[in-house]
Context: one part of a larger RNA
Formats: sequence, structure tokens, C1' cells
RNA sequence: UUGGGUUUAAAGGGUGCGUAGGCGGGCCUUUAAGUCAGUGGUGAAAGCCUGCAGCUUAACUGUAGAACUGCCAUUGAUACUGGAGGCCUUGAGUGUACUAGAGGUAGGCGGAAUUUAUGGUGUAGCGGUGAAAUGCAUAGAUACCAUAAAGAACACCGAUAGCGUAGGCAGCUUACUGGAGUACAACUGACGCUGAGGCACGAAAGCAUGGGGAGCGAACAGGAUUAGAUACCCUGGUAGUCCAUGCCGUAAACGAUGAUUACUCGAUGUUGGCGAUACACUGUCAGCGUCCAAGCGAAAGCGUUAAGUAAUCCACCUGGGGAGUACGCUCGCAAGAGUGAAACUC
Repeated sequence: UUGGGUUUAAAGGGUGCGUAGGCGGGCCUUUAAGUCAGUGGUGAAAGCCUGCAGCUUAACUGUAGAACUGCCAUUGAUACUGGAGGCCUUGAGUGUACUAGAGGUAGGCGGAAUUUAUGGUGUAGCGGUGAAAUGCAUAGAUACCAUAAAGAACACCGAUAGCGUAGGCAGCUUACUGGAGUACAACUGACGCUGAGGCACGAAAGCAUGGGGAGCGAACAGGAUUAGAUACCCUGGUAGUCCAUGCCGUAAACGAUGAUUACUCGAUGUUGGCGAUACACUGUCAGCGUCCAAGCGAAAGCGUUAAGUAAUCCACCUGGGGAGUACGCUCGCAAGAGUGAAACUC
């Protein structure tokens, strides 16, 4: 390489959109590029292979044949693929009518709690722990009440639920806005699937500039614990966490399971529609779960939301370490990210 694979053994890209490319529904006509068949030419000789012959045999040599799986031309075939033309509606999209939702962006508002400030009541402790101490407190703390301010997060509802491509999304409300589902089958008529590069989005942490800063809290300081304790526990506490704008582009970015399509027993719960309602539960579509048949799997398990049976396209793997390192290149303000070896060793 071929092959075989990718939930957990190495291996699915973090996610989407989409270029090239690859692949692509039904019917009819046509063409004859692929495809198939015939014929002709060519495919040097030697060699290889087969038959026969010559050196006593063999190696060797001669001779005849086959082969040279290819290429070119030409004549046909037309099922399939391709090209051209016409038609179709089931794939795809549009429309109409409904439906649900923490989907997104921007603004406004709300209450509980916390901390702080001021005032009042009030007096000796508070706080914290396994036990303590550091700490706070007679300059009046803790506790209780009133008032004010600030920032952040939204208890209950709340779910095994919902929405979103993924990351993710939760107080209430307004505006703008994306997508989905169902019913009808009115319209277009294959307009589709996948997608190397590319582009966009992308938790947390981190970076830049300017704000903000209640609580929490890396670093740091102190108190404990301990043989030690650069920790776990406690008291403090800076970056940060929050907002705006720009960067970063990574995660156990996980269902550790790429996307799309078709097919393959059932049971049960639940969300949103539709239909029928005898007001018993029953059908159907789209999701979200649990358990199982066949089948698959090394097993655990998966099992119509497949890891089953098939098809198309992309990505990725090929013993462990060295190493996601070095070097080079690209990107980045930096941190670093992406791409990504080898020697050597077992």
C1' cells in the first nucleotide's frame, strides 16, 4: 500500500454555512463519451512460456507457436452510467392556518438576600473550629429596628421538562428578530446529499483599553494542623469574577458515538400538534426518556434517537516512549494556538 477499523482498546474535526470535487428520485425520446462485441493495423528482436530439433546429457543454441493482458482505426449493440431534449411529484423548497418554547439582541422595571454607611435600642463579648488561634469589639462590636447606597445573582415554580447547529440559554416586561413542529396538499418541479480548502460562531481561564467592584476569591499575609505542610481547615485579601469594545480559539467543546437517506418486533412514560370522540382510550406526526425481540458486540452494552442491515460523502487511526516535543511556516499584543517529525529506546 491493500486491507481492517474509529462508544470504552490507536482513531469522529468543537459546531454550522458553503466553494471545488464526489454521489444523486420516477417516465419517455435521442446521442453513443464510458461499457460490451466483431474486424483490421500496431504492439521490434532477444527474453519469459509451450512443442520439436542440434551439440553424448545439461547449461547453451536453433526453429515453430503462443503470449505481449496495451494502443489506434473502423463496424455494430444500447441494459447501466454520462451528454441533450421533454414530462412527472414522492425528495427538496414555497404558501396558507395554527402551536409551543430559559432560542437571540437591546431597553425598562422588581423583590428577597448580602455588604457598607448613618441614626436608634442595648452590653460584653462576637466570630470561627475536630479543638483552637489569628481576626473584630468598651473609640461600644455581635444582636435587633429604621433609613440610605451599591454591585451581583434571580429562591419557590423547576421536571426524568423546554429551546438552540454547537458553545449555551432561567425574575418580570417591552421592542426587534432567528429557527422548529403540526394540518392542508395550493405553488415550483430534483432546485438534492456530503463537503478538501475557505468563512462565521465558539464555555471557562487569559490579554488590551476604559468603567465597575457587594459577595466570592487564584496570588499573597497571618493563625492552626503536622516530623515537615510552600496543602487540606480558619481569619483577611489583590488580580479576576460584572459592563462596553477588541483579541485569544482552546476544554472530559462528551452521547468520549460525523452528516444524510432507506429498511428492521414490541412495551411504557412524557412534551407540542392533528384527527376521532361513546368522555372508557385510541390512531397519527415531530421531539425527549426507560425497558426489551431480531441482529450486532471482545465484553460492558447498543437496540426505530443503533453501536443492527445497506448506500453516498467527509474527517481520522496504524505498537509504547521520545512527543503533541524540536525545527520550519502561518496566526497572535502576549500567553500561546495550528501544522507537526526524527535520532534513540523498549
Molecule: small-subunit ribosomal RNA, central domain
Organism: Roseivirga ehrenbergii